[in-house]
RNA sequence: GGGCCAAUAGCUCAGUUGGUAGAGCCCCCGGCUCAUAACCGGAUGGUCCCAGGUUCGACCCCUGGUUGGCCCACCA
Numbered sequence: 001g002g003g004c005c006a007a008u009a010g011c012u013c014a015g016u017u018g019g020u021a022g023a024g025c026c027c028c029c030g031g032c033u034c035a036u037a038a039c040c041g042g043a044u045g046g047u048c049c050c051a052g053g054u055u056c057g058a059c060c061c062c063u064g065g066u067u068g069g070c071c072c073a074c075c076a
Base pairs, nucleotide, nucleotide: 001072002071003070004069005068006067007066010025011024012023013022019056028042029041030040031039049065050064051063052062053061
């Protein structure tokens, strides 16, 4: 210098013909139990990395950028 991948809840991750953002875990409340764990029910939690564009409508498509990872090339 060139290319590819990833970024979504506190954590790990889903989310395709563009049409109201989800699961598991953790935490909190309740049930069960003499009690704890396990199990069961519930609630809470989001600027979908940033900016712009296309569109009636964007996590999704396009452009640029940021951060992280991988590969190739060059120099030494």